Overview
The prediction has a mean pLDDT of 83. A computed fold for a 90-nucleotide RNA from a soil metagenome, annotated as c-di-GMP-I riboswitch aptamer. The model forms 94% of the base pairs in the Rfam consensus. RNAcentral holds the sequence, with entries from MGnify.
């Protein structure tokens, strides 16, 4: 280099989560580890628990979520980083 081959993004249908997604069929936008681990970092969901704020107010609750925090997740096809791995001609 070539050959055999291998996964599957968006959407679509079922199923399971609050949800962020995730499984299983369908589909290929792409991938040489798009094969596995959440260990860092980034995104993203819950809980809105603290904190600040905004709204009600009986001044203590209540309700509200753009925003920081913790805490629980979820992404490996965001990016580090680990552990495997298949063919391989001159």
């Nucleotide at each position: 280099a070539a050959a055999u081959g291998g996964c599957a993004a968006a959407c679509c249908c079922g199923g399971g989560g609050u949800g962020a997604c995730c499984c299983g069929g369908g589909g290929a936008c792409g991938c040489a580890a798009a094969g596995c681990c959440a260990c860092g970092g980034g995104a993203c969901u819950c809980g809105c628990g603290c904190g600040a704020c905004g709204g009600u107010c009986a001044c203590g609750u209540c309700c509200g979520a753009a925003c920081g925090u913790c805490g629980a997740g979820u992404u490996a096809g965001c990016c580090g980083g680990g552990c495997u791995g298949c063919c391989g001609a001159a």